A computed fold for a 684-nucleotide part of an RNA from Binatia bacterium (SeqCode), annotated as large-subunit ribosomal RNA, domain II.
Its mean pLDDT, the model's own confidence on a scale to 100, is 85.
It matches the Rfam family "Bacterial large subunit ribosomal RNA". Its family is annotated with structural constituent of ribosome and ribosome in the Gene Ontology.

Context: one part of a larger RNA
């Protein structure tokens, strides 16, 4: 990992609902009997046929109640049930099926492996040399010294035994703990053999939650047991019709559930939702305003307060501030003297044929996501998070966005080598304009980005100057009182400070625009004249470029190729073409709903994307009973092929293999349809 089998809503009882059938104010047997292949008989029992009330009880009424009131459930108008049989769902049992960890009982184990008890065994070899005693020497005696003997020791070295600290290599191994090479103990708290004891709410433990037969925070084997899983896995054959939900409120509730909300079925309702026009409402949000509730800006007045200065006081003056007042410009979610659009809600009118509402069965669903509006948290951050309204996916495939659940455009019943178009596109990749007019960009902008920066080009204003000759360039002059006064070491236009910044002479020339000197000196500009000849500077909006511009495997910020002045960029206008499973055309399926009617048909209309889920219809598998007085060794089932055939599950035929059982029609029952379960059992 693959291939074959086998594997998961069943079975009883009771309830309710729906179909369908028998009877009918009744309906209808249960155990059980007799018969025997389905039948007879059995009326106990039940449900209906009266309700009310907790009950006694009463009864077309009852109950509450002091009531004959009022209400409450009734009955009447408007009398149907009840048995069977199917479906369906509940509720009870295992209850669709496979899965715990785990508790309890009853038992079994100490051949492993802990501790102990008995009763046995082992430990090559060297080394070290305690006490004690001898001898000698010391002493009053000792003590002590020496030497010799001795042969202690959880003593040293180191085999055998035990061990397992370090490393390699092993790690689908030689091994479910070994292997090598080192290492530590080795007369001992050593080490081993044989019996034996101690048992699971225990035992044993030099203590590690160790060990207790490859099992130990509680052993194993068997029962109780199908324990319980709000968890996680899977659950098997086909067409067709509708189609959701990720919300609400409770919830030891939050990844469960209850009711309600949204799905479907069946009945009931025959101008009901829906939507559009009018037409009356009510509201306080966007906006708007500053009365008011708070915040704020400008200027003003001098009305009151406070300071300070005068005066005994009255009072009086002075600079600032607040507070009120005028007046100018502003801010509010918890501001409002104002106020839309929408939305709500009613009433008419059109339109609308079930899309509404009710009742009854049946669920699913209560982890949502992204986008766009409008807000609240957030940093006016997040594929962030929460609320509303809308889409879309979710449960939706198609074209387009290079790829791309939520973005754009469109909702796939089938079939076609037709036709028209949406979005998005028309140089090649790649269907279709190198399509037309006018304009813009020179960056390859386009084809990522801000603040802020630029004589970059394009359009619009608006102003100044200009043949009385502008702006540019070129030639000339730019002067005199004067070094203007002060200041200073100096200050002579040009370190600074003053200011009547002045006045003459002039075409024009500041007590000087800027570079220079120590300071002068020199350059230069404003200005002015001359040559020249026709436009020339300023300013503000605005189009479309540039600069700001760095990142990690390779161009890599157009999907690529490539594309710039008649663009394949960017704008405005126009016409044409591509382009989906849209739309339309032709054939066919199919539901529903009208209509005809020959009763299974035809015309018509309007439909058929689809998870959970609901409802309908029908394939086929194994057995039974009836049939075809069916097939079958002139070859059955099974198997390999091939042909027709139905929307489909599948069916019919024929070949080859096969070697004995098989089907057809009508029913009937169900161990009934496999690809998933880390499914189980073989096999490869």
């Nucleotide at each position: 990992u693959c291939c074959a089998g086998c594997g998961a809503g069943u079975u009883a009882u009771u309830u309710g609902c729906a179909u369908g059938u028998g009877c009918a104010a009744g309906c209808u047997u249960a155990a059980g009997u007799c018969a025997u292949u389905u039948g007879a008989c059995g009326g106990a029992g039940g449900c209906a046929u009266a309700g009310c009330g907790a009950a006694a009880g009463c009864g077309a009424g009852u109950c509450u109640u002091a009531a004959u009131a009022g209400g409450g459930c009734g009955a009447a108008a408007u009398u149907a049930g009840u048995g069977c049989a199917u479906g369906u769902a509940a509720a009870u049992a295992g209850a669709c099926c496979c899965g715990a960890a785990a508790c309890c009982g009853a038992g079994u184990g100490a051949c492993c492996u802990a501790a102990c008890c008995a009763u046995g065994a082992g430990c090559a070899g060297g080394c070290u040399g305690a006490a004690g005693c001898g001898u000698g020497g010391g002493u009053a005696a000792a003590a002590c010294c020496a030497u010799g003997u001795g042969g202690a020791g959880g003593g040293c070295c180191g085999c055998a035994c035990c061990a397992g600290g370090g490393a390699g290599a092993a790690c689908u191994g030689c091994a479910a703990a070994a292997c090598u090479c080192u290492u530590g103990g080795a007369u001992g708290a050593c080490u081993u053999g044989u019996g034996g004891u101690u048992a699971g709410u225990g035992g044993u433990g030099a203590a590690a939650u160790g060990c207790u037969a490859a099992u130990c925070g509680a052993a194993c084997u068997c029962g109780g047991a199908g324990a319980u899983a709000g968890c996680u896995g899977g659950u098997u054959c086909u067409c067709c019709u509708c189609g959701a939900a990720a919300u609400a409120g409770c919830u030891u509730u939050a990844g469960g559930g209850c009711u309600a909300g949204c799905g479907u079925u069946g009945u009931a309702c025959g101008g009901u939702a829906a939507c559009u026009g009018a037409u009356a409402g009510g509201g306080g949000u966007a906006g708007a305003g500053c009365u008011c509730u708070g915040u704020u800006u400008c200027g003003g007045a001098a009305u009151g307060a406070g300071g300070c200065g005068c005066g005994u006081a009255a009072g009086c003056g002075u600079a600032u501030u607040c507070a009120c007042c005028c007046u100018u410009g502003a801010c509010a979610a918890a501001c409002u003297a104002c106020g839309a659009a929408u939305a709500c809600u009613a009433u008419c009118a059109g339109c609308g044929g079930a899309a509404c509402u009710a009742c009854a069965g049946c669920a699913g669903u209560u982890a949502g996501a992204a986008c766009g509006g409008c807000g609240g948290g957030g940093c006016u951050a997040a594929g962030c998070u929460c609320g509303u309204c809308g889409c879309u996916c979710g449960a939706a495939a198609g074209g387009g966005a290079a790829a791309c659940a939520g973005c754009c455009c469109a909702g796939a019943c089938c079939a076609u080598c037709a036709u028209c178009u949406a979005a998005g596109g028309u140089c090649c990749c790649u269907a279709a304009g190198u399509c037309u007019a006018c304009g813009c960009u020179a960056a390859g902008u386009g084809g990522g980005a801000a603040a802020c920066g630029a004589g970059g080009u394009g359009g619009a204003a608006u102003u100044u100057c200009u043949u009385a000759a502008a702006c540019a360039a070129u030639g000339a002059g730019g002067a005199u009182g004067u070094u203007g006064g002060c200041u200073u070491a100096g200050a002579a236009g040009c370190a600074g400070c003053c200011a009547u910044u002045c006045a003459u002479u002039u075409a024009a020339a500041g007590a000087g625009u800027g570079c220079g000197u120590a300071a002068c000196a020199g350059c230069u500009c404003a200005c002015u004249c001359a040559u020249c000849a026709a436009g020339a500077g300023a300013u503000u909006c605005u189009g479309c470029g540039c600069g700001g511009a760095a990142a990690a495997u390779g161009u890599a910020a157009c999907g690529g190729g490539g594309c710039u002045a008649u663009a394949a960029g960017c704008g405005u206008a126009g016409c044409a073409c591509c382009g989906a499973a849209g739309a339309u055309a032709u054939g066919g399926a199919u539901g529903u709903c009208a209509c005809a009617u020959u009763u299974a048909u035809g015309u018509g209309g309007c439909g058929u994307g689809g998870u959970a889920g609901a409802g309908g219809a029908g394939c086929g598998u194994u057995c039974c009973u009836c049939u075809c007085u069916g097939c079958g060794u002139u070859g059955a089932a099974g198997u390999c092929g091939g042909a027709c055939u139905g929307u489909g599950a599948g069916g019919u035929c024929u070949g080859g293999u096969g070697g004995a059982g098989c089907g057809u029609g009508a029913g009937g029952a169900a161990g009934u349809g496999a690809g998933a379960a880390u499914g189980c059992u073989g096999g490869a």